[in-house]
Molecule: transfer RNA
Organism: Acidobacteriota bacterium
RNA sequence: GGCGGUGUAGCUCAGAGGUUAGAGCGAACGGCUCAUAACCGUUAGGUCGAGGGUUCGAAUCCCUCCACCGCCA
Repeated sequence: GGCGGUGUAGCUCAGAGGUUAGAGCGAACGGCUCAUAACCGUUAGGUCGAGGGUUCGAAUCCCUCCACCGCCA
């Protein structure tokens, strides 16, 4: 330099153009217990990597960048 993949909650990831952006783990609080763990419940936490475009509507499609991973040279 060329090609491809990935980027969504603190972490691991889901999420086929549509009505609230989710799960597990973790955190806080509560229940249970003599107490801790486990278990049960509730809550908080996201400008969906950045910018533009298409569309009535974009995490999702297109373009350009950025970061990381892989292959080729």